This is a predicted structure of a 124-nucleotide RNA (SAM riboswitch aptamer (S box leader)) from Candidatus Pollutiaquabacter sp.
[in-house]
RNA sequence: AACUUAUCCAGAAAGGUGGAGGGAUGACGCCCGUUGAAACCUUGGCAACCCCGGUAAUCCGCCUCUUUGCGCGGAUGAAAGAAGGUGCCAAAUCGUCCUUCUCCAUGUAGAAGGCAGAUAAGUC
Numbered sequence: 001a002a003c004u005u006a007u008c009c010a011g012a013a014a015g016g017u018g019g020a021g022g023g024a025u026g027a028c029g030c031c032c033g034u035u036g037a038a039a040c041c042u043u044g045g046c047a048a049c050c051c052c053g054g055u056a057a058u059c060c061g062c063c064u065c066u067u068u069g070c071g072c073g074g075a076u077g078a079a080a081g082a083a084g085g086u087g088c089c090a091a092a093u094c095g096u097c098c099u100u101c102u103c104c105a106u107g108u109a110g111a112a113g114g115c116a117g118a119u120a121a122g123u124c
Stems, first nucleotide, its partner, number of pairs: 002123007013043005021032003026097004044089003049085002052081001057076006093116001098113005103107001
């Protein structure tokens, strides 16, 4: 690189360097930006994917003379938290684009799906 799964209307910025772009890509739109863009660095924060943990707990079976309890095997499986691995910190992935459907009706409309993308975890 490719593939699989999950999520994507929530949340979270100051300082320094820098000096004109940026919002993934193309188009259209709409925005952010010399009251300082991208990028890099520092500090801070957000979140809860991984991890902590298949843990706590629940259920079933076996074992046990029986009850209880211990043990073994199996199934389901958190919450809180935030130490560590990532990610993120304008606007819904900023909006639309393709398909289908809907209508106090044909549009700057609404809904569902798809494509593309981002992030995480995994496979190879």

NCBI's taxonomy places the organism under Bacteria, Pseudomonadati, Bacteroidota, Candidatus Pollutiaquabacterales, Candidatus Pollutiaquabacter.